RNA sequence: CCAGAGGGUCGGGCGGCCGCGUGUGCCUUAGGGCACCCGAGGAAAGUCCGGGCUCCACGGAACGACGGUGGCGGGUAACGCCCGCCGGGGGCGACCCCAGGGAAAGUGCCACAGAGAGCAGACGGCGCGGGCUUCGGCCUCGCCAUGGUGAAAGGGUGCGGUAAGAGCGCACCGCGCGACCGGUAACGGAAGCGGCACGGCAAACCCCACCGGGAGCAAGACCGAAUAGGGGCCGCGCAUGAGGUGUUCCGCCUCGCGGCCCGGGUUGGUUGCUGGACUCCGCAGGCGACUGCGGGGCUAGAGGAAUGGUCGCACAUCGCCUUCGGGCGAGGACAGAACCCGGCUUACAGACCCUCUGGCCUU
RNA sequence: GGGGCCGUAGCUCAGUUGGCAGAGCGCUGCAAUCGCACUGCAGAGGUCAGGGGUUCGACUCCCCUCGGCUCCACCA
Repeated sequence: CCAGAGGGUCGGGCGGCCGCGUGUGCCUUAGGGCACCCGAGGAAAGUCCGGGCUCCACGGAACGACGGUGGCGGGUAACGCCCGCCGGGGGCGACCCCAGGGAAAGUGCCACAGAGAGCAGACGGCGCGGGCUUCGGCCUCGCCAUGGUGAAAGGGUGCGGUAAGAGCGCACCGCGCGACCGGUAACGGAAGCGGCACGGCAAACCCCACCGGGAGCAAGACCGAAUAGGGGCCGCGCAUGAGGUGUUCCGCCUCGCGGCCCGGGUUGGUUGCUGGACUCCGCAGGCGACUGCGGGGCUAGAGGAAUGGUCGCACAUCGCCUUCGGGCGAGGACAGAACCCGGCUUACAGACCCUCUGGCCUU
Repeated sequence: GGGGCCGUAGCUCAGUUGGCAGAGCGCUGCAAUCGCACUGCAGAGGUCAGGGGUUCGACUCCCCUCGGCUCCACCA
């Protein structure tokens, strides 16, 4: 210098003017006005997971059903997330990818093609013996090395063997079981044994292990306005209960209470509402995710819903022209909070930083 | 904001243990008719919303994205 791999940060800057929203202060003729502070994101998105919070249901626990997850160990409030390791696959390499338990428990499927597709099979073909023969061949029997089909045809190569063949026998490779050794484990190594059985699909049913009560801030709580406090069904209850009056007891009055649905009314306000498993730096522990301690920092909270526009300067990008000095013009990626948090996924013009790999050149 | 469902021919819809994508209407051509309609015969027309994965093989099973439809508030 070229080609790549992994990780991280930013994603428009500065200034002037005008404007929008919450809050605070002041003024006010109660309509509002003025000043000041603050005012979107790494994904605010998809709503795919996990929690907080709230309400509903429910004696506890277990089993079953349904849904989800799926190598092992750890991290975490928790997870389907993250880290480390193992196994398999890809790349010369840095490194990347994997829904990665079970198919010798069971059921099911493997279309078309092909002789045969799951306790395999015999179309062409090869071969001995026997039988028939019109001498072309046919029947019976043995065989799968060879051809063809397919995604897949029941180990591979070589030698022996045979009528032809075949793990039929042997050597090597592969495969299965595996005493024992290492590792927390997944798993790895392995003496020895076995002629080789046990095809694929579980993102088909299923089996095994583990996890899960349901709904969601339009949850929920309070106030106000208005209406017909009317009807149906279910549950509790028949006075030792509930409600009202009342400071309390006594007393008096009323008969109901809860849920769902139909019918009726309203489209107002307050709250939940934003500071939290938050973030940065340093030290310590740990390979790491992360954890502990100390210090610092962080004010969106709107409610049909604010966060914008314009001008100037410089920068990145693109287009055109060029006398290679530059000039002119365009114009800022994806996208926008709506209870909050931890993740994942998806979208994203461009810029910068760190570490590493391969190649070429120079010293 | 939150929950649920759907996307197959121009339109309305079928499509199950995953194995050649279908029906009705519409469209085109021919026949029939003096001509049109009806009718009869023949035919064309599909990125199964898009992408990826599992599988020998995906409209179908799984994941992501896009588009559409629908439900919800409060009071007594």

Two RNAs folded together computationally: RNase P RNA and transfer RNA, 439 nucleotides in total. Rfam match: Bacterial RNase P class A. Rfam classes the family as a ribozyme. The prediction has a mean pLDDT of 78.